SAM riboswitch aptamer (S box leader) from a soil metagenome, 99 nucleotides, folded computationally.
RNA sequence: CUUAUCUAGAGCAGUCGAGGGAUCCGGCCCGUAGAAACUGCAGCAACCGUCCAAUUUCGGUUAUGGUGCUAACUCCGGCAGCGAAAGCUGGAAGAUAAG
Numbered sequence: 001c002u003u004a005u006c007u008a009g010a011g012c013a014g015u016c017g018a019g020g021g022a023u024c025c026g027g028c029c030c031g032u033a034g035a036a037a038c039u040g041c042a043g044c045a046a047c048c049g050u051c052c053a054a055u056u057u058c059g060g061u062u063a064u065g066g067u068g069c070u071a072a073c074u075c076c077g078g079c080a081g082c083g084a085a086a087g088c089u090g091g092a093a094g095a096u097a098a099g
Stems, first nucleotide, its partner, number of pairs: 001099006011041005019030003024078004042070003047066002049062001051060002074093001079090004
C1' cells in the first nucleotide's frame, strides 16, 4: 500500500505500585477492594493453517502450528448527509489478519 473484518465471545494467579481506556480536544468510565507493564496457567475466536465437500469464491471441520484477543459498539462524540429533536447512515482515524 491492497483486500477483508471490527454491536458476538473469553480471566484467574504472581511480581510491582499509579495510572489506564491508540493520539489531540470534549465527555463518560475503570483503578490502592491494586492501573499500566512483565510472568505463569487458563480460556475465546477462527484470519492463515489442517481435513472434507464443492464451485467461482461459497459451506462445513479441527485447535497440534503462525498470529490475535479475554470491561464498556473500536467506550462515545469531533468530519459529511438526512432530521425540529432524539437519532440514523456514511467517512476519517485506529486495530487485527492475509498478501
The coordinates come from a structure-prediction model, not an experiment, and the mean pLDDT is 86. Its Rfam family is "SAM riboswitch aptamer (S box leader)". About the family: The SAM riboswitch is found upstream of a number of genes which code for proteins involved in methionine or cysteine biosynthesis in Gram-positive bacteria.